Large-subunit ribosomal RNA, domain I from a Bacteroidales bacterium, 538 nucleotides, folded computationally. Its Rfam family is "Bacterial large subunit ribosomal RNA". Lineage of the source: Bacteria > Pseudomonadati > Bacteroidota > Bacteroidia > Bacteroidales.
Context: one part of a larger RNA
RNA sequence: AGCGGACGGCGGAUGCCUGGGCUUCUGGAGGCGAUGAAGGACGCGGUAAGCUGCGAAAAUCACCGGGGACCUGCAAACAGGGAUUGAUCCGGUGGUGUCCGAAUGGGGCAACCCGGCAGGCUGAAGGCCUGUCACCAGCGAUGCUGGGGCGAACGUGGGGAACUGAAACAUCUCAGUACCCGCAGGAAGAGAAAGAAAUUAUCGAUUCCCUUAGUAGUGGCGAUCGAACGGGGAAGAGCCUAAACCGGUCAUGUUACGGCAUGGUCGGGGUUGUAGGACCGGUCAUAGGAUCAUACGGAUUGAACUGGAAUGUUCUGGAAAGUUCAAUCGCAGAGGGUGAUAAUCCCGUACAGGUAAGAUCAGUAUGACAAGGCCGGCACCUGAGUAGGGCGGGACACGUGAAAUCCUGUCUGAAUCCGCGGGGACCAUCCCGCAAGGCUAAAUACUCCCAGAAGACCGAUAGUGUACCAGUACUGUGAAGGAAAGGUGGGAAGCACCCCUGGCAGGGGAGUGAAAUAGAACCUGAAACCGUCCGUUU
Numbered sequence: 001a002g003c004g005g006a007c008g009g010c011g012g013a014u015g016c017c018u019g020g021g022c023u024u025c026u027g028g029a030g031g032c033g034a035u036g037a038a039g040g041a042c043g044c045g046g047u048a049a050g051c052u053g054c055g056a057a058a059a060u061c062a063c064c065g066g067g068g069a070c071c072u073g074c075a076a077a078c079a080g081g082g083a084u085u086g087a088u089c090c091g092g093u094g095g096u097g098u099c100c101g102a103a104u105g106g107g108g109c110a111a112c113c114c115g116g117c118a119g120g121c122u123g124a125a126g127g128c129c130u131g132u133c134a135c136c137a138g139c140g141a142u143g144c145u146g147g148g149g150c151g152a153a154c155g156u157g158g159g160g161a162a163c164u165g166a167a168a169c170a171u172c173u174c175a176g177u178a179c180c181c182g183c184a185g186g187a188a189g190a191g192a193a194a195g196a197a198a199u200u201a202u203c204g205a206u207u208c209c210c211u212u213a214g215u216a217g218u219g220g221c222g223a224u225c226g227a228a229c230g231g232g233g234a235a236g237a238g239c240c241u242a243a244a245c246c247g248g249u250c251a252u253g254u255u256a257c258g259g260c261a262u263g264g265u266c267g268g269g270g271u272u273g274u275a276g277g278a279c280c281g282g283u284c285a286u287a288g289g290a291u292c293a294u295a296c297g298g299a300u301u302g303a304a305c306u307g308g309a310a311u312g313u314u315c316u317g318g319a320a321a322g323u324u325c326a327a328u329c330g331c332a333g334a335g336g337g338u339g340a341u342a343a344u345c346c347c348g349u350a351c352a353g354g355u356a357a358g359a360u361c362a363g364u365a366u367g368a369c370a371a372g373g374c375c376g377g378c379a380c381c382u383g384a385g386u387a388g389g390g391c392g393g394g395a396c397a398c399g400u401g402a403a404a405u406c407c408u409g410u411c412u413g414a415a416u417c418c419g420c421g422g423g424g425a426c427c428a429u430c431c432c433g434c435a436a437g438g439c440u441a442a443a444u445a446c447u448c449c450c451a452g453a454a455g456a457c458c459g460a461u462a463g464u465g466u467a468c469c470a471g472u473a474c475u476g477u478g479a480a481g482g483a484a485a486g487g488u489g490g491g492a493a494g495c496a497c498c499c500c501u502g503g504c505a506g507g508g509g510a511g512u513g514a515a516a517u518a519g520a521a522c523c524u525g526a527a528a529c530c531g532u533c534c535g536u537u538u
Stems, first nucleotide, its partner, number of pairs: 001537009015523001016487002020458002022455007029447002031150002039100003042055003046078001050074002061094006070082003105114003115133007135147005154185001155183005165172001169220001195203002207234005217225001238439003241383001245268010273417001275382003279377006291368006298361004305353003311326002315322001327344002329333001335347003388412008398424001419434005474481002494522001497509004
């Protein structure tokens, strides 16, 4: 030195565990903010660095409800206090709430600086305290009301790529995606036909799902893109205006001062396509309906919370829930904890109860709002720079195509019910509808958040980046990037005392403990790697 054995060191794999995560479902909630948010800075404790809580009334104050013996957070110890005259704690409603932050008196390098006005300290102030003073919009305007900012996804509108695919690439695709911006709601958007269709001929707002169907189509007819009608379901709800006509009022013009006309505004009227309405004449009927607001009591729900069955023993063991023997309850044998594996020890569980605010539902009362038919006549009204057209684009599954339909930058530009639009160029016949004003619940989408449930999900290199004081330490001028790090024991019983030593290091005894090779560098403790002793080989 090699090999082998034994025993160690180092190391932290593996096993077991879980206070954390992941995913899904159900229900709730779907916002917070000038009454100053989200998020912070700085403070507040007897001692107090951090976290948590709170705000100069500062680990809190008041009241109401719950609860019933300990409490003074994480977090030990010391000191001092509080509590059955009900504390701590839990739920609710309020109070207080420094400074920054939309930040809003002005400024500013956020958490700082400096003011005006009124009042106060106060008689006085280069001081202090309280209140107030930003901007924008609307309106009945010395004022009042609203806005501003934040927030995960979902929504809608305005803009809008490229990589990529086409086996290259330009039309095309990716894709109206990503991304940017505006705005809104608990949903949004859409929505009560100038619709869809036409097979046998009808259907009757919108939305969503299944299907039709990868069909019809579209397409350098490449890559691709890709409907609708119809059928079956979910849900279900319909309304208001403009105009004609009538009236009030204001202004203007005109006047033979009686008015008249025009325009604005308010009220009545009226709302549709088998046309409807206005007006004129005639006639019948006046029923009782839905919605909203407020109030009242009721029902259901709803915070903390309350009741809630039934077991003893033997043995092993440090410990019984294991084992033995014998019982009990069960609308409860879900789950968790307890010194090992507990229906009957504890928390719970099934079941039952409870109430504040609030929510929902129905009812009653009051107020508000809305609300006819028929016949005949008449020919007044029925949404104009609109429909349509030319040019250029865009959207429609549809790339200009035979290209209808919808939107419009530009140039044009009708009709008025004997009217107008559509039925995929266009024309006729026929059929369907009534544009150029507006509102509308439900079925649908999503989950920052709250509560509950579950998992052929993970188990510390996994699962969130974060099980742990993590968006921390650290890196970067910055935008931004971004870790590692869990486990003594049933209980600290966390090693009094002695010894070695320079010793607040480390170790040996002693003691605790079932165990100390469980001693805090603490469960288990693999391998690599490093040793000691023994054997053996050279």